[in-house]
Molecule: small-subunit ribosomal RNA
Organism: metagenome
RNA sequence: CGUGGGUAAUCUGCCUUGGAGAUUGGGAUAACCUGCCGAAAGGCGGGCUAAUACCGGAUACGUUCCACCGGAUUGUGGUUUGGUGGAAGGAACGCAGCUCGUAAGGGUUGCGCUCUAAGAUGAGCCCGCGGUCCAUCAGGUAGUUGGUGAGGUAACGGCUCGCCAAGCCUAAGACGGAUAGCUGGUCUGAGAGGAUGAUCAGCCACACUGGAAUUGAGACAUGGUCCAGACUCCUACGGGAGGCAGCAGUGGGGAAUUUUGGUCAAUGGACGAAAGUUUGAAUUAGCGACGCCGCGUGGGUGAUGAAGGCCUUCGGGUUGUAAAGCCCUGUCGGAGGGGACGAAGUCCCGGUGUAAUGAACCGGGGUGACGGUACUCUCAAAGGAAGCACCGGUUAACUCUGUGCCAGUAGUUGUGGUAAUACAGAGGGUGCUAGCGUUGUUCGGAAUUACUGGGCGUAAAGCGCGUGUAGGCGGUUUGUUAAGUUUCGUGUGAAAGUCCUGGGUUUAACCCAGGAAGUGCGCGGAAAACUGGCAGACUGGAGUGUCGGAGAGGAUGGCGGAAUUCCCGGUGUAGAGGUGAAAUUCGUAGAUAUCGGGAGGAACACCUGUGGUGAAGGCGGCCAUCUGGAUGACGACUGACGCUGAGAUGCGAAAGCGUGGGUAGUAAACAGGAUUAGAUACCCUGGUAGUCCACGCUGUAAAUGAUGGAUGCUAGAUGUCGCGGGUAUUGAUCCCUGCGGUGUCGAUGUUAAUGUAUUAAGCAUCCCGCCUGGGGAGUAUGGCCGUAAGGUUAAAACUCAAAGGAAUUGACGGGGGCCCGCACAAGCGGUGGUGCAUGUGGUUUAAUUCGACCAUGCGAAGAACCUUACCUGGGUUCGAACGGCACUGGAACACGGCAGAGAUGUCGUGGCCCGUAAGGGUCGGUGUCGAGGUGCUGUAUGGCUGUCGUCAGCUCGUGUUGUGAGAUGUUGGGUUAAGUCCCGCAACGAGCGCAACCCCUGCGGUUAGUUGCCAGCGAGUUAAGUCGGGCACUCUAAUCGGACUGCCGGUGUUAAACCGGAGGAAGGCGGGGAUGACGUCAAGUCCUCAUGGCCUUUAUGCCCAGGGCUACACACGUGCAACAAUGGUCGGUAUAGAGGGCUGCAACCCCGUGAGGGUGAGCCAAUCCCAAAAAACCGGCCUCAGUUCAGAUUGCAGUCUGUAAUUCGACUGCAUGGAGGCGGAAUCGCUAGUAAUCGCGGAUUAGUAUGCCGCGGUGAAUACGUUCCCGGGCCUUGUAUAUAUCGCCCGUCACACCAUGGGAGUCAGAUGCUCCAGAAGUGGCUGAGCUAACCCGUAAGGGAGGCAGGUCCCCAAGGAGUGCCUGGUAACUGGGGUGAAGUCGUAAUAAGGUA
Repeated sequence: CGUGGGUAAUCUGCCUUGGAGAUUGGGAUAACCUGCCGAAAGGCGGGCUAAUACCGGAUACGUUCCACCGGAUUGUGGUUUGGUGGAAGGAACGCAGCUCGUAAGGGUUGCGCUCUAAGAUGAGCCCGCGGUCCAUCAGGUAGUUGGUGAGGUAACGGCUCGCCAAGCCUAAGACGGAUAGCUGGUCUGAGAGGAUGAUCAGCCACACUGGAAUUGAGACAUGGUCCAGACUCCUACGGGAGGCAGCAGUGGGGAAUUUUGGUCAAUGGACGAAAGUUUGAAUUAGCGACGCCGCGUGGGUGAUGAAGGCCUUCGGGUUGUAAAGCCCUGUCGGAGGGGACGAAGUCCCGGUGUAAUGAACCGGGGUGACGGUACUCUCAAAGGAAGCACCGGUUAACUCUGUGCCAGUAGUUGUGGUAAUACAGAGGGUGCUAGCGUUGUUCGGAAUUACUGGGCGUAAAGCGCGUGUAGGCGGUUUGUUAAGUUUCGUGUGAAAGUCCUGGGUUUAACCCAGGAAGUGCGCGGAAAACUGGCAGACUGGAGUGUCGGAGAGGAUGGCGGAAUUCCCGGUGUAGAGGUGAAAUUCGUAGAUAUCGGGAGGAACACCUGUGGUGAAGGCGGCCAUCUGGAUGACGACUGACGCUGAGAUGCGAAAGCGUGGGUAGUAAACAGGAUUAGAUACCCUGGUAGUCCACGCUGUAAAUGAUGGAUGCUAGAUGUCGCGGGUAUUGAUCCCUGCGGUGUCGAUGUUAAUGUAUUAAGCAUCCCGCCUGGGGAGUAUGGCCGUAAGGUUAAAACUCAAAGGAAUUGACGGGGGCCCGCACAAGCGGUGGUGCAUGUGGUUUAAUUCGACCAUGCGAAGAACCUUACCUGGGUUCGAACGGCACUGGAACACGGCAGAGAUGUCGUGGCCCGUAAGGGUCGGUGUCGAGGUGCUGUAUGGCUGUCGUCAGCUCGUGUUGUGAGAUGUUGGGUUAAGUCCCGCAACGAGCGCAACCCCUGCGGUUAGUUGCCAGCGAGUUAAGUCGGGCACUCUAAUCGGACUGCCGGUGUUAAACCGGAGGAAGGCGGGGAUGACGUCAAGUCCUCAUGGCCUUUAUGCCCAGGGCUACACACGUGCAACAAUGGUCGGUAUAGAGGGCUGCAACCCCGUGAGGGUGAGCCAAUCCCAAAAAACCGGCCUCAGUUCAGAUUGCAGUCUGUAAUUCGACUGCAUGGAGGCGGAAUCGCUAGUAAUCGCGGAUUAGUAUGCCGCGGUGAAUACGUUCCCGGGCCUUGUAUAUAUCGCCCGUCACACCAUGGGAGUCAGAUGCUCCAGAAGUGGCUGAGCUAACCCGUAAGGGAGGCAGGUCCCCAAGGAGUGCCUGGUAACUGGGGUGAAGUCGUAAUAAGGUA
């Protein structure tokens, strides 16, 4: 403060009602006059005067107080009411109007006054309930709690005081701190709630700050007083004045909040008898789109779909009926007229009324700030009147240009690094509209604090475990009560608001009336099921008792053997020990080994078991003593005695601490040896605390079942431990069954999933504990505990958009299983060393053009010019080539001369066609629109290609399954070269791959027979298919057959298949090729081609000459030739295949040592040519040397191609004759017609081949096998990985920034205690000074009363001292957080390389 009560413990001016009364005296004083002081504010003295001011007396109902009696109520105390009697003292009480009357006086009326009784209103006080956060505030309190007696107040009361007692409040939160006016209501929400307390209304508090009282019905008083303080102002410096959190207004602060307006016309207030006065209340106008509501900015028609803009695939689309044009209307605004409601009263006039006045009533008059406003009539005129945000998703709305991780955007996700619907602009669109966006705040969504309505095995979350206090909850039954509960009635829950129904403003907002609601609180009545209380009963929960058995349960004492170590002695000799390997270490002073004896400490092998036991931690040799608990059977006893448990209290592994012992082994620290880049580690040799005992402390662990306790219920199956019952048995024991433990599997259920499942994580009840994003942080600070280490309780700033769980698919593992591959192994030959060739890097250069980096003697199947893209220099600009248009010329073109390096320039000569006579064609020139670019982007692209990899995989449909990602199929058992096939199976099928179909080759048949062939026949030669002839053979080239695990045996699951065999030219894919799944690498290529965008346009285009791509300290790759005797050299002899040939291959012959030249038959090819095959074989020489090996290099002389061979070609001859004697670490290829070796051909080219692509000749070795290296496939496992291990990721250090803790101190604020001080003021006492009213007195004077003054208590500011708390700041210091590319290591994640 709200709500409901109480006041019998109280007051109440003005107002209403009833009753009674209003009498008689007195003394002053302001204004005023006057004098004085002061700058002023103001003050003082003298004089006069009045009362509804002040004082005295009379009258009086009653009130107050005391005593006694009766009634009502109450458990008592007490409370309340009525009556009777008695005593004491006090207070107050007149004015005005009208009328009659000369006046006195009378009448009457109004207002006021006094007492009193009530009412109404307002207020005071008391009580119940309710009303923010912090426990890192846990104890607070001396007038404190109560009593008694006084005082005080309107009134109860420690409200105040004296005395007495020691109480009172507190975990249901005292005390302290922080924050805050409370409410009706408002916003939000489905509600429950949450937030809030503007306007309006109720209550409270305050009025510059602090204190105080006076007056009064009411104040401790916003526009009163006094004091103190701060501040401002005036001053003559002596003194004074002030309080806008009233209305306007000013300054300041701020993101931000109005006019120094009009009027009292209405409503209301104050005063007044009234007129009336006053009122920054109020009512009005002004300012502000601040909010709500209403209206307009026009309506109809209008397609050549105008122009312009934008886009475009260039066709068009869109803006868009939009505009223009035509036809209308007239709101607002403008001009000119009319013009309110709000006004009815008081009042004035007249009348009724009355004897009269008044009251009351009737008629008339008058009263408007707003305001000439609302409203209304007329006129003109589409004329003056549209913006804001947004357009990637959420979220309605899309394109272009610019920009280029810049500028910017952003609520969230994010966007922007050259094609941005996300930035900026534009066009278009969307949404609202006199508004639209932004920002801030609150609620919602958020079931994200969960009352309604959440959770805790693994995501955050069960205290390490017991005992137990408060509290919460509690078995069956009877009766009673009525607190909870339910229901009915009643009072209240202000008005306004919200809601409903009506009504009034043209509508609406707004306003008015009525109703409902307000879930609340009080009172009364009823019910008695449930909960609670009270009384009684019960036995099922719980406990007790009796009799058993089980157990590493606990504590204490004693005993035992094995082993280690040490000591003594014996035997014995050179090592032992230790490791991945070693060393440190021990040992000739005798170790290790072995035997005997002894000492000492610690731990108890086997039994031993997901066995037992305990609350947990934990407990293990044997025996004894003491002792706790559980359990079985019996069913005697008690009779709910129970469950849980905040605080509290006890126990509590290891390590650690204290004191004192003990010490065999082991072992932090430490030392040494290794390992290593390092190694403060892992390994080794030693070794001290500790480990052991006693007593005390510590109180934490992944103290875990990561699962709190108790009770009940909910399928089973199967072990095991303890006890019992039944049956069978001589017995051991087996079977069935009950209870209590302890395991495994599993149904329903549950769960995010994993899992769990009668020992629940199921279904329920009760109680406790705990959680609320990650980090900061279980940290700081404070408190408590501890000797310490530390524990416990426990934040914030700041920072991030995640952190995390379970499961899925991949990938990966110094995880596992199975399998394959020239992967290793077994072999053969190489590379790496030499020389050369070639490519790359690097360097150099004017340039050494560019690209590619696993896959590269790659693009390039061939750089002297060209190529050519690079460089230097010289030229050129419609251009070296091409299209369109316009103009122009008659050429174009060819030849020649000159200059020049050439391109080119220039000169000379020659030199068009058709034609309707206009022109056309063609070509050149000029201009223009297009050009050109090996310039950029392969990370904008197409196409093509490489690689994994010819690896066996990659998927789909339907079904099933899972919340889902996904799984199943595709896994499993076999088998295969193969996801090849078979079997099984919640899968059944299918596709792309595999295989097959295609080509070559190996055998045969058929057909065909020239250019091929030649058996037989004939001719012919020195010889020769040379000729006739033939197509048998070879061959050629077309077609067909053949091979399929088809047959046999064995193995295997009666399968697939494998092994062996037969036959066969060929046998299990016969050999080789072509063929490359889904995909990966932003792999490669813009320099093949195509292409978006960008850039360039007298140049990055084009032409030309020369140079360069060929450089050379060096490094790497790939090759060639070698190092020799399996060879070299000389001579002779033999045998291929596949190709090529007219810008061509070229025979024979001649010349040359040769390269080659000359000549040119033949051949467009099974015909002719290239063309000689070589190794091989036969024979001769060489004899192990840098050689008769090897050939680089160099010199000289040549040949060929080509305009040209210098930079920079190939080849030939002669001469020269370097390195090299088989190659370190390392590394490559190959499994059969293969490696190795030998030559031949071709493409490219004018020429240039050790490269590339093909061809044949000769022709091996080896494979035990899959442990290991590499790569791959399948299954499984772990994962913190998913740009996927070249992953991820940790900590120190260095640098920058940020917030924060400590900190000698220092500053400020709040506050406690002890003192000092004490203004104003109330009260007490005093009051010798002063004193009109009353009393006494003739008077003087005295008394009563009062005032000033003094003093005491209390007390504000102020001051001193000492504590405590909060905040700021601080040298220095601690950790923390954040930050594209820093340093050091590699701790974690895989067995993460030491789990």